[in-house]
């Protein structure tokens, strides 16, 4: 540098439930826990998807109620890109 079936080292990172807060709500910080991941590292400013509708617009008598909305979330949905342990040639 390339290339990696398999196995093999030190480690790592933490579903979903709980319990405490933040938030209109998805949703997310903390603690507990360990489903799982070989990039389950970092990026929402690559581009998609997907969830959430508080403010707003429309209907509406109405502050009901729908409808339409992402600037909100989501990276453990794909994923472009960077970075990163271990072994093998």
């Nucleotide at each position: 540098g390339u290339c990696u079936a398999a196995a093999a080292u030190c480690a790592g990172c933490g579903a979903a439930a709980c319990c405490g807060g933040u938030g209109a709500a998805a949703a997310c910080c903390g603690g507990c826990g360990g489903u799982g991941c070989a990039a389950a590292g970092c990026c929402a400013a690559a581009g998609g998807g997907u969830c959430u509708a508080a403010a707003g617009u429309c209907u509406g008598a109405a502050c009901a109620a729908g409808a339409c909305c992402a600037a909100g979330a989501u990276a453990a949905c794909c994923g472009c890109g960077c970075u990163g342990c271990c072994u093998g040639c």

Model confidence (mean pLDDT): 84 of 100. This is a predicted structure of an 89-nucleotide RNA (c-di-GMP-I riboswitch aptamer) from Chloroflexi bacterium HGW-Chloroflexi-4. The sequence was found by an Rfam model in a public genome assembly.